[in-house]
Small-subunit ribosomal RNA from a metagenome, 1427 nucleotides, folded computationally. Its mean pLDDT, the model's own confidence on a scale to 100, is 83. It matches the Rfam family "Bacterial small subunit ribosomal RNA". The RNAcentral record of the sequence draws on SILVA.
């Protein structure tokens, strides 16, 4: 307004778009790039800018043309984009005016690059807005000034590594113009000039954000750069500018690149190294929360908006800190579990129980501080006072109070040593542990669990990484003679270090003093949160920095001196000092001649070789090349390397004297240059001799070694490389100072003795040294300088470079692997090391094994079993006696509380002995007998009841010749009856040790002597026991018999004796006591008297410390593991006795010193009673009968043998040997087959003296000859242990085997030479070189192309302002200015060619390292067997 849907103006409040301002360059991440003026620290800036912000001054006039936004239209998928209308502005342009601004010029000050002051000249602004009581106020703008703040350039000085990175550099280093920049500048351009850094480390790689600080450490130092804080660098990757005060801009533009997403396929979009969050890596690292309430930034005049900055909350023991899980009381000590000597111990006041508390944490009430501006009134010119009001994410959080209740809250790691802290059970070098040593193979404090135990504690223990300890990189604050480590030696640059005395300076140095070193941290005090972590305030401290002002002693510098450091000059004297060039003689060999005639020659022995074609020898004469005998030496000379006949010339050095010159000239010396044994190497000679290679003979398992016979490079000259050696004194060079003794060489003064310089060697003080040793020729004490070292091995390798002709040298790593490698010393132990001694150890003697038969053991093999055990020090051993027994083995056949011991318990009254039957017994079943002591009752012979036996059932237990001798005890072998093996004190030595204990004599002996830093002493060794040799005492039977008696055929028969033999108690004696001689006046040792014996009289027992994990678990005992109807236990029967072979120990023999016959003589030690066993008989004999006689000096074994006599046999397989076989027999015992002796008659083997090799013995011994004994019924006994008869030879001595003592060297051996230990192959496995290539990153070089975007430049495109000119007043046209577009120069990814360097990765190769018991050999350690 309109009927109304609607819809039109104006106001006011929200939202939203565009213009415009102002910030986005601040905050906030992050550490990729850098080794730089990026960081630090102190300076310049007179070579600078600088928005907002404070100060001071002047201004702000008067005009213009547009563009977005909104519309219209079009195009695209989208992002967008294009035309066209129309429009404000503090947006935009012009005009005016303007200074101390900017520019130009002249002039004047100064502290003098562009600073200042004055003059002229030209240029160059500007914008309104709110409110208003109209008076102004308050925000703006524009020009200039001054501060502030921030930034931008230069410097000085500091802060990694790598020399196997030694030269870099062309706009490069400087100048002159010019540009450019906010400003210096090669910053850029043109032109000149050839500069510029490096060993004080350029230039190249590698790694690295840098400080405050943090962490560690006593500090110096050493790693580190998380959080916090300053400053740079970067925002996918790479490049470039635009805007801006500021940016070459994380959340802004473009542009090329990888990538991801969209698409309609034309085109577009992105940049979490903001906060959360996602995925992915990864051993590992938080919620897509809450709020701007607080602080702090932007914006605005506020109000206010924005703020993952910030404040808060969540997760996460990740760190720090506090606190809690309870507290007192409670047993000679509960269970329980763990140990245990079985008694106990131990978890342990721990627990239960009693009593009391009540943080946290749980309910219930209450309840903060962090907030007070801004804003508003009011006052005031402001600056501000004064008042009034609003705001809290955390948070109903922190904190208070009050309730109920020991209630809800302990784990980890360790327990061999280091290191607090131990036992028991599994395991059995398995399993497993482990930081380092290292534990684990049957008793594990070490593994694995238990129990206790020790540390920490809401945490513990692992793993990683830093710093310490580690003086183990040594600036503080090491070493270099042998452990790593002195350059082989000189000259000498540069460097560093340097003598006395004055002046000066004042760079080092000192001292004061001013700055500054951010804040945080550190550190002290005080102080808030209950405390503490944490947090506030104040102080201090902290630099190789700056400036000022001063000191002058040293050190620097500079002036002048001065001798003593060094070096000149004249005087001697020594010298294998160099280089050249001459010359000389022994040897050697070749060559010609003569003599001469068979071997030389070489080794351990031999052979190759040479020789009758005349060697070897010898003489004569000649050539050759190399080397220089005595002299010669611990000696001299040289810088080291080296250097040797005699002369000559050339030449270096050192000494010693005098004190005349000069005046610090000195020292040392990274780089550098020279010098440099032998070997090699290159050209040319030369070549006697020796001689790598090579050939040949030997040696030998083998010998590509050792010896021997030849020999060729080589050694010799000249020139020319090479550049190394255990170049050694394993000691770099200079100076000074520090006891001494004693040789030498060269000088001087002296000249009797000595003293002095220079030099070489030895002792040795003090010092020093891990010792050893050095010690004025330092390895002592110091001062300068250089080179060096930093565990063994890899490796002086391999890469890289430099050098050489080559070999090959300098220089020089690293994966990787060990836990040591390595000095010096000490102790034993060994040596094909020395020295001393000793032993039946050899030799010098006898007699034997080894050959045979046989006997015994072993082994192998066999077997159902042939039981086991010893193996150098076993093998006739245990076994002083295997038919059964033994017997442990094997077959069968039994038994299971057991063949034996003790205890308990239940039931019985037997049991045993005979007898029968069955078995191989063992046993079984039967039958026959058939208790004892004691008490108590009653019926007097019954019952009850202890106890004793003895079988039956059960239960504890028994057993085990089953394993471990490498779990022991005892015993015992063996070194070895060898002379050793300790200690205690002293003294040496850091130590281990050492000495005693060695040494000089001696001795069987560490026996004794003497002498000693050693002085006692113990086990050992002797002696003391025993038996034997000789006397004496005492005894005197069974022994013995002189005397005296008897007596016989004869005897000690007999009586007797008590001399003697002997027998057994006690004595005695020998001890170097005597002489004599050596010895050291000593132990001692030779010899000699006496004496039964003579130098421990013979001989026995006696076995040190220890050694062999020696032997026995099968004597015994005994831990621990096994077995329990069996790995016990009975019984038979068989094994142990086998038999191709091999070995050890014996026996008998092979004969004549014998063997057979015959006769005859002489012992001693033992046994004897289930014993020995006489006379006599009887048999061929073994034996049988008998049975005196002894329990033993009595009787019996019992005869001794060989010997003597006297006879056979006569060298043979035999009159030797007797094997082995038949037959008949004794004797033993149940029992002779498997498997016993023994006799008799018969047979009648092998063996004729023993290969290599090996035993045993030194005197009453070896040979030989027989007796006895043990065990035993009996014997397989030729064995073993005793006993006597007979009765030897030989020892010159220690060189050698063997073993053993002392001493002493040497050692790589200590499980101790059966050690140890080296290198090649084989194989397994690790890492590294090399290698045709191949592949990747990164850089250089040249050249193509060539965005985007600055600058520059171009016109024929295209423009509103503003100036000129026309004009029809609409406008048009030129200039200025400006957009677009084109050229150029730069220029990024991008291409192409061609080098450097770094990494992967490679068929193959090369060495290296490790590996379990592999192969070949012995190269080293000892004289390592050749040093």
């Nucleotide at each position: 307004a309109g009927a109304a849907a609607u819809u039109g103006u104006g106001a006011u409040g929200g939202a939203c778009a565009g213009c415009g301002g102002c910030a986005a360059a601040c905050g906030g991440g992050u550490g990729a790039g850098u080794a730089a003026c990026a960081c630090g620290u102190a300076g310049g800036u007179a070579a600078u800018a600088u928005g907002c912000c404070a100060u001071u001054c002047a201004g702000u006039g008067g005009g213009g043309a547009g563009c977005a936004g909104c519309c219209u239209u079009g195009g695209g998928a989208a992002a967008c984009c294009a035309a066209g209308a129309u429009u404000a502005a503090u947006a935009c342009c012009g005009c005016a005016u303007a200074c101390g601004a900017u520019u130009u010029u002249c002039a004047g000050g100064u502290g003098a690059u562009g600073c200042u002051u004055g003059a002229a000249a030209a240029u160059g602004a500007a914008a309104g807005g709110c409110c208003u009581u109209c008076g102004g106020g308050c925000c703006g703008c524009u020009g200039a000034u001054u501060g502030a703040u921030u930034a931008g350039c230069c410097u000085g000085c500091g802060g990694u590594c790598c020399a196997u990175u030694a030269g870099c550099u062309u706009g490069u280093u400087g100048g002159u113009a010019g540009g450019g920049u906010a400003a210096u500048g090669g910053c850029c351009u043109a032109c000149c000039a050839a500069g510029g850094c490096a060993a004080a480390g350029a230039u190249g790689g590698a790694u690295a954000g840098c400080c405050g600080g943090c962490c560690u450490g006593a500090a110096a130092g050493g790693g580190c750069g998380a959080c916090c804080g300053g400053c740079c660098a970067c925002a996918c990757u790479g490049g470039g500018a635009c805007u801006g005060a500021g940016a070459c801009a994380c959340g802004g533009c473009c542009c090329a690149g990888a990538c991801u997403c969209c698409u309609a396929c034309g085109g577009g979009a992105g940049g979490c190294a903001g906060c959360a969050g996602u995925g992915g890596g990864g051993a590992a690292u938080u919620u897509u929360g809450c709020g701007c309430a607080a602080u702090g930034g932007g914006c605005g005049a506020a109000a206010g908006c924005c703020u993952g900055a910030c404040g808060c909350a969540g997760c996460a023991a990740c760190g720090c800190c506090g606190c809690g899980u309870g507290a007192a009381g409670g047993a000679c000590g509960a269970a329980a579990u763990c140990u245990u000597u079985a008694g106990g111990g131990a978890u342990g006041u721990a627990a239960a129980c009693u009593u009391c508390u009540u943080u946290u944490g749980g309910g219930a009430g209450g309840g903060a501080a962090g907030a007070a501006a801004u804003a508003c009134c009011u006052g005031g010119c402001a600056a501000c006072a004064g008042g009034u009001g609003c705001u809290g994410a955390c948070g109903g959080u922190a904190c208070c109070u009050c309730c109920a209740g020991a209630a809800a809250a302990a784990g980890c790691a360790c327990c061999g040593g280091c290191u607090a802290a131990c036992u028991c059970a599994g395991u059995g070098c398995c399993a497993g542990c482990a930081g380092c040593c290292g534990c684990g193979g049957u008793a594990a404090u070490a593994c694995u669990g238990a129990g206790g135990g020790u540390g920490c504690a809401a945490g513990c223990g692992u793993u990683g990484u830093u710093c310490g300890g580690a003086a183990u990189u040594a600036c503080u604050a090491g070493g270099c003679g042998u452990a790593a480590a002195g350059c082989g030696c000189g000259c000498g640059u540069a460097g560093g270090c340097g003598u006395u005395u004055g002046g000066a300076u004042a760079a080092g140095u000192c001292g004061a003093u001013a700055g500054u070193u951010a804040a945080a941290u550190a550190c002290u005090u005080c102080u808030g949160c209950u405390c503490a972590a944490c947090g506030g305030a104040a102080g201090u401290a902290g630099g190789u920095c700056u400036g000022u002002c001063g000191a002058a002693a040293c050190u620097g510098u500079u002036c002048a001196a001065a001798u003593u450091g060094a070096g000149u000059a004249c005087a001697g004297a020594a010298g294998a000092g160099g280089a050249u060039a001459g010359c000389g003689g022994a040897a050697u060999u070749c060559c010609u001649g003569g003599a001469g005639g068979a071997g030389c020659g070489g080794u351990g022995a031999a052979a190759u070789g040479c020789g009758u074609a005349g060697a070897u020898u010898u003489c004569a004469g000649g050539g050759a090349g190399a080397a220089c005998a005595c002299c010669a030496a611990u000696g001299g000379c040289g810088a080291a390397g080296g250097c040797a006949g005699c002369u000559a010339u050339c030449u270096g050095g050192g000494c010693u004297g005098u004190a005349a010159c000069u005046g610090a000239c000195g020292c040392u010396g990274a780089g550098g240059c020279g010098c440099g044994a032998a070997a090699g190497c290159g050209u040319g000679g030369g070549u006697a001799g020796c001689a790598a290679a090579c050939g040949g003979g030997a040696u030998u398992a083998g010998a590509u070694a050792c010896c021997c016979c030849g020999g060729u490079a080589g050694u010799c000259c000249a020139c020319g490389c090479c550049g190394u050696a255990a170049a050694c004194g394993a000691u770099g060079g200079a100076c000074a100072c520090u006891a001494g003794g004693u040789g030498c060489u060269g000088g001087g003064c002296a000249u009797a003795a000595g003293u002095u310089c220079a030099g070489u060697g030895c002792c040795g003080u003090a010092g020093c040294u891990a010792a050893c040793g050095c010690g004025u020729u330092a390895a002592g004490u110091g001062u300068c300088c250089c080179g060096c070292c930093u565990g063994g091995g890899g490796a002086g390798u391999a890469c890289g470079g430099c050098c050489g002709c080559a070999a090959g040298g300098c220089u020089g790593a690293a994966a990787c692997u060990c836990a040591a490698a390595g000095g010096a010393a000490u102790u034993g132990a060994c040596g094909g090391g020395g020295g001393c001694c000793c032993g039946c150890a050899c030799a010098a003697g006898c007699g034997g094994u080894g050959g045979a038969g046989c006997a015994u053991g072993u082994g192998g093999u066999u077997u159902a079993a042939u039981u086991c055990g010893a193996c150098a020090u076993a093998c006739g051993c245990g076994a002083a006696g295997a038919a059964c027994c033994u017997u442990a083995c094997c077959u069968g056949g039994g038994u299971u509380u057991g063949a034996c011991a003790u205890c308990c318990c239940a039931a019985u009254g037997a049991c045993c002995g005979c007898c029968u039957u069955a078995g191989a017994a063992a046993u079984a079943a039967g039958g026959u007998u058939u208790u004892c002591u004691u008490g108590a009752a009653u019926u007097u012979a019954u019952u009850c009841g202890a106890g004793a036996c003895a079988g039956u059932g059960g239960g504890a237990c028994a057993g085990g010749u089953g394993c471990u001798g490498c779990a022991u005890g005892g015993c015992u072998g063996u070194c070895g009856u060898c002379a050793g093996c300790u200690c205690g004190u002293g003294u040496c030595g850091u130590g281990a040790g050492a000495u005693g204990u060695u040494g000089g004599g001696u001795u069987a002996a560490g026996u004794c002597c003497c002498g000693c830093a050693a002085c006692g002493a113990g086990c050992g060794c002797a002696a003391c026991c025993c038996c034997u040799a000789u006397c004496c005492c005492u005894u005197g039977u069974u022994a013995c018999c002189a005397g005296c008696g008897g007596g016989u055929a004869a005897u000690g028969c007999c009586g007797g004796g008590g001399a003697c033999u002997c027998u057994a108690g006690g004595g005695a004696u020998a001890c170097u006591g005597c002489c004599c001689a050596g010895a050291a006046u000593a132990a001692c040792u030779g010899g000699g008297a006496g004496g039964a014996a003579g130098g421990u009289g013979g001989g026995g027992a006696c076995g040190a410390c220890g050694u062999c994990a020696a032997g026995u678990c099968a004597u015994c005992a005994u831990g621990g593991c096994c077995c329990u109807u069996a790995u016990a236990u009975c019984c038979a029967g068989g094994g142990c006795u086998a038999c191709a072979c091999a070995c050890g120990u014996g026996c008998u023999a092979c004969a004549a010193u014998g063997g057979c016959c015959g006769g005859u003589a002489c012992a001693a030690u033992g046994g004897g009673g289930a014993g020995c066993g006489a006379a006599c008989c009887u048999g061929c004999g073994a034996a049988g009968g008998g049975g005196a006689g002894c329990a033993a000096a009595u009787c019996c074994u019992g005869a001794a043998a060989a010997g003597c006599c006297g006879g056979c046999c006569u060298c043979a397989g035999u009159u030797c040997a007797g094997a082995u076989u038949g037959c008949a027999g004794g004797c033993u015992g149940c029992a002779a087959c498997u498997u016993g002796c023994c006799u008799g008659c018969a047979u009648g083997a092998a063996g004729u003296u023993g290969g290599a090799a090996u035993c045993g013995c030194u005197a009453g011994u070896a040979a030989u000859c027989g007796u006895a004994g043990g065990u035993c019924a009996g014997c397989a006994a030729u064995a073993c242990u005793a006993c006597g008869g007979u009765g030897a030879a030989u020892a010159u001595g220690u060189u050698c085997c063997c073993g053993g003592g002392c001493c002493u060297u040497g050692u790589a051996c200590a499980c101790a030479c059966c050690g140890c230990c080296c290198g090649u192959c084989a194989c397994a496995c690790c890492a590294c070189g090399a290698a045709a290539g191949u592949u990747u990153g990164u850089u250089g070089u040249a050249c193509c192309a060539g965005a985007a975007g600055u600058c520059a430049u171009u016109g024929g495109g295209c423009u509103a302002a503003u100036u000129c000119u026309c004009u029809u007043c609409g406008g048009a046209g030129a200039a200025a200015a400006g957009c677009a577009g084109g050229u150029g120069c730069c220029g990024a990814a991008g291409g192409u060619a061609u080098g450097g360097c770094a990494g992967g990765u490679g068929a193959u190769u090369g060495g290296g390292g490790u590996g379990a018991a592999g192969u070949c050999g012995u190269a080293a350690c000892a004289a390592g067997g050749u040093a």